């Protein structure tokens, strides 16, 4: 310089063909305990960024930014 793939909760990942965003662990709370661990029960928390398509985007399109590779 040109390509291709990636970005979704604090962490690791799902989300059929556009239609409520969700598990697990981890954080708090709260029950059991003589304490604590374990275990059960709730709560809080998330589509990298800025446009565009559409009644309606995690998802399809642009473009940017970061991450892995490829080719010269």
């Nucleotide at each position: 310089g040109g390509g291709u793939c990636u970005a979704u909760a604090g962490u690791u990942u799902c989300a059929a063909u556009g239609g409520u965003a969700a598990a697990a662990u981890g954080u708090c709370g709260c029950u059991c305990u003589c304490c604590a661990a374990a275990a059960g029960c709730g709560a809080a928390g998330u589509u990298g960024c800025u446009g565009g398509u559409u009644c309606g985007a995690g998802u399809c399109c642009a473009g940017c930014u970061g991450g892995a590779c490829c080719c010269g």
A computed fold for a 72-nucleotide RNA from a Candidatus Kaiserbacteria bacterium, annotated as transfer RNA.
Its Rfam family is "tRNA". Rfam classes the family as a transfer RNA.
NCBI's taxonomy places the organism under Bacteria, Bacteria candidate phyla, Candidatus Kaiseribacteriota.
The coordinates come from a structure-prediction model, not an experiment, and the mean pLDDT is 81.
The sequence is in RNAcentral, with records from ENA.